[in-house]
Context: one part of a larger RNA
C1' cells in the first nucleotide's frame, strides 16, 4: 500500500458555491473504444508443473506434453459500460397561485431600565459583605418628584417554537432583497449528485483609522480573606464591549454524527400547508419540519433506531500506539498576535 475504521476508543473538512475529475433516470437506431468470441503471428532457452528415458539411486541430464492468465493483426457479436443521433418524463428546474418565518441589508420610531446633570422636598446616614472594611455622605448624600442629556440592551410574547449552509437571528414600522413549504396546472427535458485545488461566508476575542462610550469591565488600584492571596468576596477602573471601513480566520465552529439518493414496524407532542368526513367541537388522511418514546436491525458498550449509528449506491474529507508535538524545519498567508501545511531522533 492492502485491509479495517471515523457518535463516545485514533479518525466527518467550521460552512457553503463550484472548475478538474468520479459517478449517474427510462426509450429507439447507430458506431464497436471498453466487453465477449475465431483465427494467426508473438510470448527464446534453461527452470517449474505433469508423462517417459539415461547414468547401480538420488542429485544430475535428455526427451514429450502443459503452461507462459499478455501484446500485436486479422474476421465476428450487441446484452451491459462508452460515443453519436432521435424521442420521452419520474430525476432537477421555471412560471402562475396560496402562505409562514428572531433569513439579510439600510432607513426611521418608540418605551422601561441605568448613569450623568438642573432644580424641588427631605435628613443622617448611604452604600456593601459570611462579617467588615476600602467608598460615599451636613460643601446636604442615599430616598423621593420635576425637567433634560446620554450610550447600550429590547422584559412580558418566549415555545425541546420559528429561519438561515454553517457562524448565527428576538421592540414597532417601513424599503431593498433571498431562502422555503403545499396544492394544482402550464413548459424545459437529465439540465442530475458529489466535488481534489480555486472562490465566498464565518461567534468571541485580538489589530489598524476615525468615532462613541450609558452600564458592565481583562490589566491595575485599594479594602477584605487566608500561614500567604499576584485569587475566590468589596470599592472603584482603563482596554475592550458599541458605531464605520479595512484584516484576522479562528472555537467543545458539537448531534463531538460529511454531502445526495433509495429502502425499512409503530406510537405520543409540536411548527407550516392541501384533501376528505363532519352543525360545533372535532375525526381521518397525506407532505414537510421539529421532538420525545420504542420494534427488527445493529452497537465493544451506552446508545441509535424512518431526523439511523439499520439495509445499500455514488463521490469527497479523516485515522493508523501514548509521549516528543500540533512543537522543530522548510514553504506560505498575516500589520502584529498568530494562522495553514507538518516532521524526526529519543523515550515508554
Nucleotide at each position: 500500500u492492502u485491509g479495517g475504521g471515523c457518535g463516545u476508543a485514533a479518525a466527518g473538512g467550521g460552512c457553503g458555491u463550484g472548475u478538474a475529475g468520479g459517478c449517474g433516470g427510462c426509450u429507439c437506431a447507430u458506431c464497436a473504444a471498453g466487453u465477449c468470441u475465431g483465427g494467426u503471428g508473438u510470448g527464446a532457452a534453461a527452470u517449474c508443473g505433469c508423462g517417459g528415458g539415461g547414468c547401480u539411486u538420488a542429485a544430475c541430464c535428455c526427451u514429450g506434453c502443459a503452461u507462459a492468465u499478455g501484446c500485436g493483426c486479422u474476421g465476428g457479436a450487441a446484452g451491459c459500460u462508452g460515443g453519436u443521433g432521435g424521442g420521452c418524463u419520474u430525476g432537477a428546474g421555471u412560471u402562475c397561485u396560496u402562505g409562514a418565518g428572531g433569513g439579510g441589508a439600510g432607513g426611521c420610531u418608540g418605551g422601561a431600565a441605568u448613569u450623568c446633570c438642573a432644580g424641588g422636598u427631605g435628613u443622617a446616614g448611604g452604600g456593601g459583605u459570611g462579617a467588615a472594611a476600602u467608598c460615599u455622605g451636613u460643601a446636604g448624600a442615599u430616598a423621593u418628584c420635576u425637567g433634560g442629556a446620554a450610550g447600550a440592551a429590547c422584559a412580558c410574547c418566549g415555545g425541546u417554537g420559528g429561519c438561515g449552509a454553517a457562524g448565527g437571528c428576538g421592540a414597532g414600522c417601513u424599503u431593498c432583497u433571498a431562502u422555503c413549504a403545499g396544492a394544482g396546472g402550464a413548459c424545459u427535458g437529465a439540465c442530475g449528485c458529489u466535488g481534489a485545488g480555486g472562490c465566498g461566508c464565518g461567534a468571541a476575542a485580538g489589530c489598524g483609522u476615525g468615532g462613541g462610550g450609558a452600564g458592565c469591565a481583562a490589566a491595575c488600584a485599594g479594602g477584605a480573606u487566608u500561614a500567604g492571596a499576584u485569587a475566590c468576596c468589596c470599592u472603584g477602573g482603563u482596554a475592550g464591549u458599541c458605531c464605520a471601513c479595512g484584516c484576522u480566520g479562528u472555537a467543545a465552529a458539537c448531534g463531538a454524527u460529511g454531502u445526495g439518493c433509495a429502502c425499512u414496524a409503530g406510537g405520543c407532542g409540536u411548527g407550516g400547508g392541501g384533501c376528505c368526513c363532519g352543525u360545533a367541537c372535532g375525526g381521518g388522511u397525506u407532505c414537510u419540519g421539529u421532538g420525545c418514546c420504542g420494534u427488527a436491525g445493529u452497537u465493544a458498550a451506552c446508545g441509535u433506531g424512518u431526523u439511523a449509528a439499520g439495509u445499500g449506491c455514488a463521490c469527497c474529507g479523516c485515522c493508523u500506539g501514548g509521549g516528543g508535538a500540533g512543537u522543530a524545519u522548510g514553504c506560505u498567508c498575516g500589520c502584529a498576535a498568530g494562522g495553514g501545511u507538518g516532521a524526526a531522533a529519543c523515550u515508554c
Molecule: small-subunit ribosomal RNA, central domain
Organism: metagenome